[in-house]
Molecule: Bacterial RNase P class A
Organism: Hydrogenophaga sp.
RNA sequence: GGAGCGCGCCAGGCCGUCGCUGGCACUAGACCCGAAAGGGUGUGCUGGAGGAACGUCCGGACUGCACAGGACAGCGCAGGAGGUAACACCUCUCCACCGACAAGCCCGGCGAGUUCGCUCAAAGGGCCCUAAGGUGAGGAUCAGAGCAACAGAGACGAGCCGCUUCAGUGCGGGUGAAACGGGCAAUCUCUGCGCGCAGCAAUACCAAAUAGGCCAGCGUUGAUGUGGUUCCGCGGAGCUGGCGGGUAGGUAGCAUCGAGCCGCCUGGGUGACCAGCGGCCCAGAGGAAUGACGGUCACGUCCCGGGCAACCGGGACGCACAAAAUCCGGCGUAUCGGCGCGCUUCACAC
Repeated sequence: GGAGCGCGCCAGGCCGUCGCUGGCACUAGACCCGAAAGGGUGUGCUGGAGGAACGUCCGGACUGCACAGGACAGCGCAGGAGGUAACACCUCUCCACCGACAAGCCCGGCGAGUUCGCUCAAAGGGCCCUAAGGUGAGGAUCAGAGCAACAGAGACGAGCCGCUUCAGUGCGGGUGAAACGGGCAAUCUCUGCGCGCAGCAAUACCAAAUAGGCCAGCGUUGAUGUGGUUCCGCGGAGCUGGCGGGUAGGUAGCAUCGAGCCGCCUGGGUGACCAGCGGCCCAGAGGAAUGACGGUCACGUCCCGGGCAACCGGGACGCACAAAAUCCGGCGUAUCGGCGCGCUUCACAC
RNA backbone atom coordinates (compact mmCIF):
# COMPACT_ATOMS: atom_id res chain seq x y z
C1' G A 1 0.00 0.00 0.00
C1' G A 2 -4.14 -3.67 -1.66
C1' A A 3 -8.04 -6.96 -0.14
C1' G A 4 -11.24 -9.05 3.65
C1' C A 5 -13.32 -8.78 8.57
C1' G A 6 -14.62 -7.11 13.76
C1' C A 7 -15.71 -3.32 17.48
C1' G A 8 -16.79 1.51 19.54
C1' C A 9 -18.67 6.68 19.25
C1' C A 10 -21.72 10.96 17.21
C1' A A 11 -26.87 11.71 15.46
C1' G A 12 -25.75 18.92 13.32
C1' G A 13 -23.71 23.69 16.29
C1' C A 14 -24.80 28.92 17.68
C1' C A 15 -28.04 33.45 17.95
C1' G A 16 -32.92 35.97 17.96
C1' U A 17 -38.50 36.08 18.38
C1' C A 18 -42.93 33.50 19.82
C1' G A 19 -44.82 29.27 22.39
C1' C A 20 -45.61 23.98 25.29
C1' U A 21 -44.63 21.09 29.78
C1' G A 22 -42.58 18.90 35.09
C1' G A 23 -40.42 20.80 39.77
C1' C A 24 -39.31 24.75 43.35
C1' A A 25 -40.05 29.71 45.34
C1' C A 26 -43.10 34.00 45.65
C1' U A 27 -47.60 36.92 44.91
C1' A A 28 -50.91 34.55 49.11
C1' G A 29 -53.86 30.97 52.60
C1' A A 30 -56.03 36.00 46.39
C1' C A 31 -59.33 34.42 42.44
C1' C A 32 -61.89 30.48 39.37
C1' C A 33 -64.11 25.19 38.83
C1' G A 34 -66.10 21.28 42.13
C1' A A 35 -71.03 18.76 47.04
C1' A A 36 -66.41 16.94 48.57
C1' A A 37 -61.84 14.79 47.47
C1' G A 38 -59.11 17.60 44.55
C1' G A 39 -57.77 20.57 40.27
C1' G A 40 -56.61 25.25 37.70
C1' U A 41 -54.82 30.68 36.83
C1' G A 42 -49.68 34.78 37.24
C1' U A 43 -44.22 35.91 37.76
C1' G A 44 -39.13 34.22 38.44
C1' C A 45 -35.47 30.27 38.47
C1' U A 46 -34.60 25.51 36.76
C1' G A 47 -35.28 20.28 34.24
C1' G A 48 -37.47 18.51 29.42
C1' A A 49 -36.74 12.00 24.17
C1' G A 50 -33.75 7.70 21.62
C1' G A 51 -29.87 4.62 19.83
C1' A A 52 -33.18 2.47 18.64
C1' A A 53 -37.91 5.96 22.80
C1' C A 54 -40.06 1.31 17.62
C1' G A 55 -41.89 -4.18 17.24
C1' U A 56 -44.17 -5.95 21.99
C1' C A 57 -40.76 -11.36 20.63
C1' C A 58 -38.28 -13.27 25.37
C1' G A 59 -36.74 -12.51 30.80
C1' G A 60 -37.64 -9.91 35.44
C1' A A 61 -39.20 -6.06 39.20
C1' C A 62 -43.94 -4.60 41.12
C1' U A 63 -49.36 -5.65 42.18
C1' G A 64 -53.76 -8.65 42.92
C1' C A 65 -55.84 -13.51 43.17
C1' A A 66 -54.81 -18.68 44.09
C1' C A 67 -51.65 -22.01 46.88
C1' A A 68 -50.21 -28.75 52.21
C1' G A 69 -47.29 -31.99 49.19
C1' G A 70 -46.83 -34.90 44.79
C1' A A 71 -48.16 -36.59 39.90
C1' C A 72 -50.50 -36.06 35.00
C1' A A 73 -51.75 -32.76 31.00
C1' G A 74 -49.99 -28.26 28.49
C1' C A 75 -46.01 -24.83 27.16
C1' G A 76 -40.83 -23.92 26.81
C1' C A 77 -35.42 -25.00 26.88
C1' A A 78 -31.17 -28.56 25.20
C1' G A 79 -22.88 -29.97 23.51
C1' G A 80 -19.48 -28.49 28.07
C1' A A 81 -18.34 -24.67 31.61
C1' G A 82 -19.38 -19.88 33.36
C1' G A 83 -21.91 -14.71 33.85
C1' U A 84 -26.58 -12.58 35.52
C1' A A 85 -32.10 -10.65 39.57
C1' A A 86 -33.59 -13.68 35.37
C1' C A 87 -33.65 -15.21 30.24
C1' A A 88 -34.72 -18.25 24.49
C1' C A 89 -29.59 -13.11 26.38
C1' C A 90 -24.10 -12.72 26.97
C1' U A 91 -18.95 -14.95 27.46
C1' C A 92 -15.18 -18.77 26.93
C1' U A 93 -14.57 -23.49 24.87
C1' C A 94 -15.46 -28.39 21.92
C1' C A 95 -17.63 -30.16 17.32
C1' A A 96 -19.71 -29.44 12.28
C1' C A 97 -20.15 -26.21 8.15
C1' C A 98 -19.12 -21.55 5.56
C1' G A 99 -15.22 -18.16 4.68
C1' A A 100 -10.12 -14.34 0.55
C1' C A 101 -5.63 -13.25 -1.88
C1' A A 102 -1.41 -16.14 -2.61
C1' A A 103 0.48 -21.21 -3.12
C1' G A 104 -0.98 -26.23 -4.97
C1' C A 105 -3.94 -29.32 -8.47
C1' C A 106 -7.28 -29.69 -12.86
C1' C A 107 -9.45 -27.58 -17.33
C1' G A 108 -8.29 -24.09 -20.93
C1' G A 109 -5.43 -22.68 -24.89
C1' C A 110 -3.87 -16.47 -27.05
C1' G A 111 0.89 -17.32 -28.57
C1' A A 112 6.15 -19.11 -28.91
C1' G A 113 9.78 -22.93 -29.98
C1' U A 114 10.62 -27.59 -32.52
C1' U A 115 14.79 -32.82 -34.35
C1' C A 116 7.28 -32.58 -36.18
C1' G A 117 7.55 -36.97 -31.42
C1' C A 118 6.35 -32.93 -28.74
C1' U A 119 7.85 -28.78 -25.20
C1' C A 120 6.84 -24.04 -22.94
C1' A A 121 2.60 -21.24 -22.19
C1' A A 122 -1.17 -15.65 -21.55
C1' A A 123 -6.51 -14.45 -20.62
C1' G A 124 -10.35 -17.06 -18.37
C1' G A 125 -12.85 -21.06 -15.49
C1' G A 126 -13.05 -24.89 -11.71
C1' C A 127 -11.35 -27.77 -7.34
C1' C A 128 -8.87 -28.11 -2.70
C1' C A 129 -6.93 -25.97 1.83
C1' U A 130 -7.37 -22.81 5.53
C1' A A 131 -6.85 -16.91 8.11
C1' A A 132 -9.34 -12.94 10.58
C1' G A 133 -14.20 -13.78 11.02
C1' G A 134 -19.22 -15.84 10.46
C1' U A 135 -23.37 -19.56 11.04
C1' G A 136 -25.55 -23.67 14.02
C1' A A 137 -33.50 -25.36 17.31
C1' G A 138 -25.53 -29.01 17.99
C1' G A 139 -29.46 -34.52 24.12
C1' A A 140 -31.41 -39.35 22.03
C1' U A 141 -32.96 -42.87 15.62
C1' C A 142 -30.14 -50.61 19.72
C1' A A 143 -37.61 -47.98 23.18
C1' G A 144 -41.57 -47.49 19.55
C1' A A 145 -44.11 -45.16 15.34
C1' G A 146 -43.88 -42.05 10.91
C1' C A 147 -41.42 -39.83 6.40
C1' A A 148 -38.10 -39.91 1.91
C1' A A 149 -39.68 -35.94 -4.63
C1' C A 150 -37.25 -37.49 -9.43
C1' A A 151 -34.60 -41.60 -11.18
C1' G A 152 -34.69 -46.72 -10.21
C1' A A 153 -36.68 -53.68 -10.34
C1' G A 154 -36.91 -52.23 -5.34
C1' A A 155 -36.96 -46.48 -0.48
C1' C A 156 -37.03 -50.13 4.34
C1' G A 157 -36.55 -55.96 5.03
C1' A A 158 -35.75 -55.84 -2.41
C1' G A 159 -34.32 -59.63 -6.59
C1' C A 160 -33.38 -55.62 -12.78
C1' C A 161 -28.61 -57.09 -15.11
C1' G A 162 -24.28 -60.00 -13.96
C1' C A 163 -22.57 -64.51 -11.21
C1' U A 164 -23.21 -69.51 -10.23
C1' U A 165 -24.22 -75.50 -8.02
C1' C A 166 -30.76 -72.49 -11.25
C1' A A 167 -32.64 -71.01 -6.48
C1' G A 168 -29.59 -68.89 -4.27
C1' U A 169 -26.15 -64.88 -3.37
C1' G A 170 -24.41 -58.54 -1.02
C1' C A 171 -19.60 -60.61 -4.62
C1' G A 172 -19.90 -57.04 -8.94
C1' G A 173 -22.96 -53.50 -12.16
C1' G A 174 -26.82 -49.76 -12.92
C1' U A 175 -30.41 -45.55 -10.52
C1' G A 176 -30.20 -42.28 -6.55
C1' A A 177 -28.69 -37.67 -1.47
C1' A A 178 -29.34 -42.57 0.55
C1' A A 179 -29.83 -49.63 -1.56
C1' C A 180 -30.48 -53.17 4.15
C1' G A 181 -25.62 -50.16 6.16
C1' G A 182 -28.20 -46.23 7.42
C1' G A 183 -30.69 -40.76 7.18
C1' C A 184 -34.48 -37.15 9.22
C1' A A 185 -36.22 -35.69 16.10
C1' A A 186 -37.69 -27.74 12.81
C1' U A 187 -43.11 -35.25 12.57
C1' C A 188 -44.87 -37.81 16.81
C1' U A 189 -41.98 -39.73 20.68
C1' C A 190 -38.20 -40.65 24.71
C1' U A 191 -34.63 -38.39 28.37
C1' G A 192 -33.16 -34.27 31.54
C1' C A 193 -34.39 -29.36 33.33
C1' G A 194 -37.82 -25.04 34.03
C1' C A 195 -42.86 -22.83 34.42
C1' G A 196 -49.46 -21.29 39.49
C1' C A 197 -52.80 -17.45 36.79
C1' A A 198 -53.39 -12.48 35.29
C1' G A 199 -51.50 -7.95 34.10
C1' C A 200 -50.38 -0.43 35.61
C1' A A 201 -57.12 -0.48 31.78
C1' A A 202 -52.45 -4.40 37.64
C1' U A 203 -53.76 -2.54 42.32
C1' A A 204 -54.80 0.70 46.83
C1' C A 205 -57.35 4.95 48.91
C1' C A 206 -61.06 9.23 48.80
C1' A A 207 -65.88 9.64 46.90
C1' A A 208 -71.20 12.70 44.19
C1' A A 209 -76.06 12.75 41.54
C1' U A 210 -79.74 8.99 40.24
C1' A A 211 -81.69 4.05 41.03
C1' G A 212 -82.03 -0.04 44.15
C1' G A 213 -80.79 -2.48 49.37
C1' C A 214 -80.81 -2.52 55.01
C1' C A 215 -82.13 -0.15 59.83
C1' A A 216 -84.87 3.46 62.90
C1' G A 217 -88.87 7.08 63.51
C1' C A 218 -93.59 9.19 61.74
C1' G A 219 -98.04 8.01 58.72
C1' U A 220 -105.17 5.62 56.27
C1' U A 221 -107.14 7.94 64.16
C1' G A 222 -104.95 10.89 56.88
C1' A A 223 -98.46 12.09 57.15
C1' U A 224 -95.19 14.67 53.26
C1' G A 225 -97.38 18.01 49.53
C1' U A 226 -100.85 22.00 48.23
C1' G A 227 -105.07 26.56 48.23
C1' G A 228 -106.62 30.44 51.41
C1' U A 229 -104.23 31.26 56.74
C1' U A 230 -104.38 30.62 64.94
C1' C A 231 -108.82 27.20 61.39
C1' C A 232 -111.15 25.22 57.01
C1' G A 233 -110.44 22.75 52.40
C1' C A 234 -108.09 19.66 48.27
C1' G A 235 -105.74 15.09 48.06
C1' G A 236 -104.80 9.70 49.24
C1' A A 237 -99.46 6.60 50.57
C1' G A 238 -95.80 7.50 51.48
C1' C A 239 -92.28 10.92 54.20
C1' U A 240 -87.82 11.95 57.25
C1' G A 241 -83.06 10.48 59.15
C1' G A 242 -78.99 7.10 59.27
C1' C A 243 -75.85 3.00 57.31
C1' G A 244 -73.41 0.13 53.63
C1' G A 245 -71.92 -1.56 48.51
C1' G A 246 -70.78 0.17 43.78
C1' U A 247 -70.50 3.99 39.37
C1' A A 248 -68.95 9.01 37.41
C1' G A 249 -64.95 11.96 39.20
C1' G A 250 -60.25 12.48 41.99
C1' U A 251 -55.52 10.84 44.26
C1' A A 252 -51.65 7.34 44.79
C1' G A 253 -48.98 3.51 42.10
C1' C A 254 -45.27 7.21 38.88
C1' A A 255 -39.74 8.59 38.16
C1' U A 256 -34.40 11.82 43.92
C1' C A 257 -31.68 6.49 45.76
C1' G A 258 -32.50 2.64 41.75
C1' A A 259 -30.55 -5.06 39.42
C1' G A 260 -29.45 3.72 38.67
C1' C A 261 -25.74 6.82 35.65
C1' C A 262 -20.50 8.53 34.71
C1' G A 263 -14.88 7.52 35.24
C1' C A 264 -8.52 7.73 30.75
C1' C A 265 -9.37 5.17 38.28
C1' U A 266 -7.61 0.45 41.37
C1' G A 267 -7.77 -4.95 41.91
C1' G A 268 -9.51 -10.10 40.19
C1' G A 269 -10.91 -12.91 35.67
C1' U A 270 -8.94 -15.46 28.75
C1' G A 271 -13.86 -13.24 28.77
C1' A A 272 -19.01 -12.12 29.84
C1' C A 273 -18.59 -9.89 34.46
C1' C A 274 -17.42 -9.02 39.70
C1' A A 275 -15.37 -6.17 43.90
C1' G A 276 -13.56 -1.40 45.54
C1' C A 277 -12.85 3.98 45.15
C1' G A 278 -14.37 8.91 43.41
C1' G A 279 -18.25 11.87 41.29
C1' C A 280 -23.64 12.66 39.88
C1' C A 281 -29.25 12.86 40.59
C1' C A 282 -30.67 12.53 34.83
C1' A A 283 -38.12 13.77 31.15
C1' G A 284 -42.34 12.51 33.33
C1' A A 285 -47.82 14.02 30.81
C1' G A 286 -52.50 11.67 31.31
C1' G A 287 -55.57 12.59 24.82
C1' A A 288 -50.74 13.02 26.25
C1' A A 289 -45.34 18.70 26.59
C1' U A 290 -40.16 18.35 24.49
C1' G A 291 -42.23 22.86 19.13
C1' A A 292 -42.61 26.85 15.14
C1' C A 293 -40.36 30.83 12.33
C1' G A 294 -36.03 33.69 10.84
C1' G A 295 -30.65 34.23 10.49
C1' U A 296 -25.83 32.12 10.39
C1' C A 297 -21.98 28.36 10.36
C1' A A 298 -21.02 23.17 9.33
C1' C A 299 -21.89 18.57 6.09
C1' G A 300 -23.41 16.13 1.28
C1' U A 301 -24.87 16.29 -4.08
C1' C A 302 -25.33 19.08 -8.56
C1' C A 303 -24.55 23.52 -11.65
C1' C A 304 -21.78 28.13 -13.17
C1' G A 305 -17.07 31.02 -13.21
C1' G A 306 -11.59 31.14 -12.26
C1' G A 307 -7.06 28.10 -11.76
C1' C A 308 -1.80 23.50 -14.63
C1' A A 309 -3.27 21.58 -9.94
C1' A A 310 -4.27 21.63 -4.74
C1' C A 311 -8.21 24.73 -4.42
C1' C A 312 -11.08 29.54 -4.50
C1' G A 313 -15.83 32.37 -5.40
C1' G A 314 -21.22 32.15 -6.36
C1' G A 315 -26.04 29.56 -6.72
C1' A A 316 -29.82 25.58 -6.11
C1' C A 317 -31.44 21.37 -3.48
C1' G A 318 -30.93 18.02 0.54
C1' C A 319 -29.72 17.03 5.83
C1' A A 320 -31.84 9.89 8.00
C1' C A 321 -34.79 6.27 10.90
C1' A A 322 -38.09 7.65 14.13
C1' A A 323 -40.69 10.08 19.08
C1' A A 324 -41.25 8.31 26.00
C1' A A 325 -46.68 6.64 28.58
C1' U A 326 -45.33 1.64 35.36
C1' C A 327 -40.08 0.61 35.30
C1' C A 328 -35.70 -2.35 34.13
C1' G A 329 -32.37 -6.40 31.25
C1' G A 330 -32.12 -8.50 26.35
C1' C A 331 -33.30 -9.81 21.22
C1' G A 332 -35.09 -8.29 16.44
C1' U A 333 -35.94 -4.55 12.87
C1' A A 334 -35.27 0.79 10.63
C1' U A 335 -31.44 4.52 9.77
C1' C A 336 -28.83 10.49 5.39
C1' G A 337 -24.11 10.70 6.78
C1' G A 338 -19.50 11.27 9.74
C1' C A 339 -15.33 9.89 13.15
C1' G A 340 -12.03 6.50 15.68
C1' C A 341 -9.68 1.76 17.03
C1' G A 342 -8.26 -3.27 16.28
C1' C A 343 -7.47 -8.19 13.65
C1' U A 344 -6.16 -11.46 9.36
C1' U A 345 -3.74 -12.03 4.77
C1' C A 346 -0.97 -10.64 0.26
C1' A A 347 2.73 -7.55 -2.27
C1' C A 348 6.91 -4.30 -1.88
C1' A A 349 10.97 -1.81 0.82
C1' C A 350 14.46 -1.77 4.97